Annotation:
Predicted 3D model of a 474-nucleotide part of an RNA (small-subunit ribosomal RNA, 3' major domain) from an uncultured bacterium.
[in-house]
Context: one part of a larger RNA
């Protein structure tokens, strides 16, 4: 000087408390450990690995296994040699890759492209993240981390950065051997909340006219909504009180909005030899008729178990049936696909319109109205299994999703323990998208609908900041 303390003081954070909903019990989904296996490819391991790399494992992917092939190679460049037939087509063998045989003279024509032989080399998801770059997680959006000069100290170093007040903040004020400055904080950026203005199609429809069973449907309108460009607005600016006549805090007015309005992007010096050699790049090492490469099939989906994250439930604030209303954000041309017809349905036929504020996906769902169920392992719950079908795809046996009929399991609210959340939040309800032929999505990323409860307080648990104290630790 740090680090540490079941030392002290001050202060924060869904850290506790207050409250709401979960997890831990059940079934299933997904990931992981373990076991098994010819292989169940590899990585990730407290927080910060375990619905993680996977925003799509039937083949492909694929890195694994078994078997069958190829070696200048599936891919790049260069050199030397070869008039040589290359690609391709056909035949035979074959699971294919490939091997063998046969038939083919293209562009350009010195030569080159292509092919063959040879050489130099290619190739490696082989090893090392304890050789690395880059990128990332984490402490932590925490308020800290430093520098120049000066001053103090033999020196390590200190001071500044400590103190008092204040703040979300090393935010600001006052004081002070310090005076300044940098990286952080904040602001500048984006979305959202109010208003004005410009513009008016594909969006809008108040007033006028036309028309319909009905609809902005038409003429038209530019008000409103909206769209998307510009601007205004919030700054403790105003008033009162407290405070030191400070910074600021408390209350109030006005206002759509207050005291960083709400959200996002943004992550200081550093820590963990944290993670990644399998995104990529890269040193060194290693393999080169194989640790490279091609193909078929299998595996990554195996199941006595264990854990993690979820989904669905155990019902009446519910379930079923019928009727009926209201979003936002997205996606669409090898695409989205309306009306119509067929089918109980998945879906099929058909094809209008739309490269889309125009058309389509599209129905939003919870909600509301009505009817049934009456506490029952049930009209709850849907696992499992049997049968029949649809769709994608070369192909659904291993191993897809969906539909219909039948079957209806466990489960009556979950031990010790443990997690999330402070407001348009939790809870609950549906919708869309990426990946994608299809899909194991209950995942992820977004979007809106309905919409709470509670916070006395900081003693205690966890993490963190500042000052101080002890230390046999560095």
């Nucleotide at each position: 000087u740090g680090a540490c303390g079941g030392g002290g003081g001050c202060c924060c954070g869904c850290a506790c408390a207050a409250g709401c909903g979960g997890c831990g019990g059940a079934g299933c989904a997904u990931g992981u450990g373990g076991c098994u296996c010819a292989a169940u490819u590899c990585g990730a391991c407290g927080c910060g690995a375990c619905g993680c790399g996977a925003a799509g494992a039937a083949c492909c992917u694929u890195a694994c296994c078994u078997g069958g092939g190829c070696u200048u190679g599936a891919c790049a460049u260069g050199c030397g040699g070869g008039g040589c037939g290359a690609a391709g087509c056909c035949g035979u063998g074959g699971a294919a890759a490939c091997a063998c045989g046969g038939c083919g003279c293209u562009c350009u024509a010195u030569g080159g492209a292509g092919c063959c032989c040879g050489c130099a080399c290619a190739g490696g998801u082989g090893g090392u993240g304890c050789a690395u770059g880059g990128c990332u997680g984490u402490c932590g959006u925490c308020a800290g981390c430093u520098c120049g000069u000066g001053c103090c100290g033999u020196g390590a170093g200190g001071u500044g950065u400590u103190g008092c007040c204040u703040u979300a903040a090393g935010u600001g004020g006052c004081g002070c051997a310090a005076c300044g400055a940098g990286c952080g904080c904040a602001a500048c950026c984006c979305c959202u909340g109010u208003c004005c203005u410009u513009a008016g199609u594909u969006g809008c429809c108040a007033g006028c006219g036309g028309g319909u069973a009905a609809u902005g449907c038409c003429g038209g309108g530019a008000a409103c909504u909206c769209u998307a460009g510009g601007g205004a607005g919030a700054c403790u600016g105003c008033c009162g009180g407290u405070g030191c006549c400070a910074a600021a805090c408390c209350g109030g007015a006005g206002g759509a909005a207050g005291g960083u309005g709400g959200g996002g992007a943004u992550g200081a010096c550093g820590u963990c030899a944290a993670g990644u050699c399998a995104u990529c790049a890269u040193g060194c090492c290693c393999c080169u008729u194989a640790u490279g490469u091609c193909c078929a099939g299998g595996g990554c989906u195996g199941c006595a178990c264990a854990c993690a994250u979820g989904c669905u439930a155990c019902a009446a604030u519910g379930c079923g049936c019928g009727g009926u209303a209201c979003a936002g954000a997205g996606g669409g041309c090898u695409g989205c696909g309306a009306u119509c017809c067929c089918g109980c349905a998945a879906g099929g036929g058909g094809g209008a319109g739309c490269g889309a504020a125009u058309c389509c996906c599209a129905a939003a769902a919870a909600g509301c109205c009505g009817c049934g169920c009456u506490c029952a392992g049930u009209u709850c719950g849907g696992a499992u299994c049997g049968g029949g079908g649809u769709c994608u795809g070369c192909a659904a046996c291993u191993c897809g999703a969906c539909c219909c009929c039948g079957u209806g399991a466990a489960g009556u609210c979950g031990g010790a323990g443990u997690c999330g959340c402070u407001a348009g939040u939790a809870a609950u309800c549906g919708c869309a998208g990426a990946u994608c032929a299809g899909c194991a999505a209950u995942g992820c990323u977004g979007c809106g609908g309905u919409g709470a409860a509670u916070a006395c307080g900081u003693u205690c648990c966890c993490g963190g900041g500042c000052c101080u104290u002890g230390u046999a630790c560095a």
It matches the Rfam family "Bacterial small subunit ribosomal RNA". Rfam links the family to the GO terms ribosome and structural constituent of ribosome.
The RNAcentral record of the full RNA draws on ENA, Greengenes and SILVA.